[in-house]
Context: one part of a larger RNA
């Protein structure tokens, strides 16, 4: 000077505390641990690993494993030789795989010698490595923590290390602000410039509107017409403790209160100080070193990451009656589309299939939003709850669903009656609960990451539990 205390004093934070819904008991889906295996490919490990890298493992992906193959190489640079028909395309034959063999086509310039690009074969420098080291490293990231803190310069004090300033009265969401004060200033951080969203006004109207006219339909902004509206997307206004009143040191600012779509930072995002864990990543790139080199590199059929006595995280469906079935009618918002979205007609119980408008989309299309209502049915029951698991018949995607995709229909109908000790997330348009998109993608989401719909309860308090922040105390520690 810091760290530490089951020291003390003030402050915060869904931290408790007051609510509400969960995990932890089923059964299923994902990831991990183990256990099996040729192989189950490698990382990640309290928080801050565990639906995490992977925004999507039937082949590929792939880095594992088996088995047969290549060896100047799947690729980059140089060098020597050969060829003018060879490379290359289709075709047919073989192989689990490969110019492994055959046949037909067959490119560019030229001074016609011949050359350039590709191609084969060969020497070798080389390439190549998702081998190793994340404790040699860049960069990138997680955490503490969107915590209010971390420094500096001059000065001045102290032999010095350092201290002052930053400490103190108050105040704030905050090192924000004021006052004071041997300190005067400054940086980096807070705030504020930025985006989104809530109110209006002005511009602009191939989406909105019978608002107001006209035509016109079984319905239908479908047509003219016309931009008020609503919406779109561009510039503006607005909120600042601006006004009034109380408290306060007449400050900083607090508390009510008027006006207002909005009020004390309006809500959300975006932004992450100094620094800390030898935190993470050599498997996204890059890289210093060490290793490999007919193999630790390449290419290929096949298995394999999907295994399963069994443990733990995340989850998502239930365990009913605020519910289930069955039949009618409503109400979105933000995407997505060309090797794509696919209307509509006809077909099938159905997945889905045939035909095929329209749409590079404010115009078409994905798309039926669903909880919601309304009508009727079930009568408390392992059931008209609940769907796991199995048996059958089918549909799609791709070369190929046997290992190891989703999907549909008929049939099975398992566990489960609210879950121990325990722990989790939420403060308002939120928590619950309802459905819709996207991204990766041929196909394969209960995952993620987004939109909107319906919409709560409760916060006396500040004594405890965790974690942070100032000051001050203590010394086994550095």
């Nucleotide at each position: 000077u810091g760290a530490c205390g089951g020291g003390g004093a003030c402050c915060c934070g869904c931290a408790c505390a007051a609510g509400c819904g969960g995990u932890g008991g089923a059964g299923c889906a994902u990831g991990u641990g183990g256990u099996u295996u040729a192989a189950u490919u490698c990382g990640a490990a309290g928080c801050a690993a565990c639906g995490c890298g992977a925004a999507g493992a039937a082949c590929c992906u792939u880095a594992c494993c088996a088995g047969g193959c290549c060896u100047u190489g799947a690729c980059a640079u140089c060098c020597c030789c050969c060829c003018u028909g060879g490379a290359u395309a289709a075709c047919g034959g073989g192989u689990a795989a490969u110019g492994c063999c055959g046949u037909u086509a067959g490119a560019c310039c030229u001074u016609c010698g011949g050359g350039g690009c590709a191609g084969g074969g060969g020497a070798g420098a080389c390439a190549g490595g998702u081998g190793g080291u994340g404790c040699a490293u860049g960069g990138u990231u997680g955490u503490c923590g969107u915590c209010a803190g971390c420094u500096c310069g001059u000065g001045u004090c102290g032999u010095g290390a350092g201290a002052u300033g930053u400490u103190g009265g108050g105040u704030u969401a905050a090192g924000u602000c004021c006052c004071g004060c041997a300190a005067c200033g400054a940086g980096c951080g807070c705030a504020a410039c930025c985006c989104c969203u809530g109110u209006u006004c002005c511009c602009a109207g191939u989406a909105g509107c019978c608002a107001g006219c006209a035509c016109g339909u079984a319905g239908a902004g479908g047509u003219g017409g016309g931009c008020a509206c609503u919406c779109u997307g561009g510039g503006g206004a607005g909120a600042c403790a601006g006004c009034c009143g109380g408290g306060g040191a007449c400050a900083a600012c607090c508390c009510g209160g008027a006006g207002g779509a909005a009020g004390g930072c309006g809500g959300g995002g975006a932004u992450g100080a100094c620094g800390u864990c030898a935190a993470a990543u050599c498997a996204u790139c890059a890289u210093g070193c060490c290793c490999c080199u007919u193999a630790u590199g390449g290419a290929c059929u096949g298995g394999g990451c999907u295994a399963c006595a069994c443990a733990c995280g995340u989850g998502c469906u239930a365990c009913a009656a605020u519910g289930g079935c069955g039949c009618c009618u409503a109400c979105a918002a933000a995407g997505u589309g060309a090797a794509g979205c696919g209307a509509g007609c006809g077909u099938g119980c159905g997945a889905g299939c045939g035909u095929a408008a329209g749409c590079a989309a404010a115009a078409c299309a994905c798309a039926g939003a669903a909880a919601a209502g309304g009508c009727g049915u079930c009568c408390c029951a392992g059931u008209u709850c609940g769907g796991a698991u199995u048996g059958c018949a089918g549909c799609c995607u791709g070369c190929a669903a046997c290992u190891c995709g989703g999907c549909u229909g008929c049939a099975u109908g398992a566990a489960g009656c609210c879950g121990g000790a325990a722990u989790c997330g939420c403060u308002a348009g939120u928590a619950a609960u309802c459905g819709c998109g996207a991204a990766u993608c041929a196909g394969a989401a209960u995952g993620u990451c987004g939109c909107g719909g319906u919409g709560a309860a409760u916060a006396c308090g500040a004594u405890c539990c965790c974690g942070g922040g100032u000051c001050u105390u203590g010394c086994a520690c550095a």
Molecule: small-subunit ribosomal RNA, 3' major domain
Organism: uncultured bacterium